[in-house]
A computed fold for a 101-nucleotide RNA, annotated as TPP riboswitch aptamer (THI element). Rfam family: TPP riboswitch aptamer (THI element). Rfam describes the family as follows. Vitamin B(1) in its active form thiamin pyrophosphate (TPP) is an essential coenzyme that is synthesised by coupling of pyrimidine and thiazole moieties in bacteria. Model confidence (mean pLDDT): 76 of 100.

């Protein structure tokens, strides 16, 4: 300085939004990994991202400031205050024989 580098299992956590259009339901367009299906609702599921080395995601927040129709988008607040993990494998050092890394 260049490449590789962590797999399996079983188990947990999340979000589903904006416009346009319609009485409603269908539909359409945008973002985005995901905007899905069922149910009257509470809640099942599917799919997809995320799990402490933890910006998945959630609170602050109907937050500021640019931008947009609107959300998204860039900054900030902000590495602020939360957030879902066990087990077997490999590897590679320690220990010295059952363990830890």
């Nucleotide at each position: 300085g260049c490449g590789c580098u962590u797999a399996c299992c079983u188990c947990g956590g999340g979000g589903u939004g904006u416009c346009c259009c319609u009485c409603a339901c269908a539909g359409g367009g945008c973002u985005g990994a995901g905007a899905c299906g069922c149910g009257c609702a509470a809640g099942c599921g599917a799919a997809c991202c995320c799990g402490u080395u933890g910006a998945a995601c959630c609170u602050g927040a109907a937050c500021c400031g640019g931008c947009u129709c609107a959300u998204a988008c860039c900054g900030g607040c902000g590495g602020a205050g939360g957030g879902a993990a066990g087990g077997u494998g490999c590897a590679u050092g320690g220990a010295a024989a059952u363990c830890c890394u």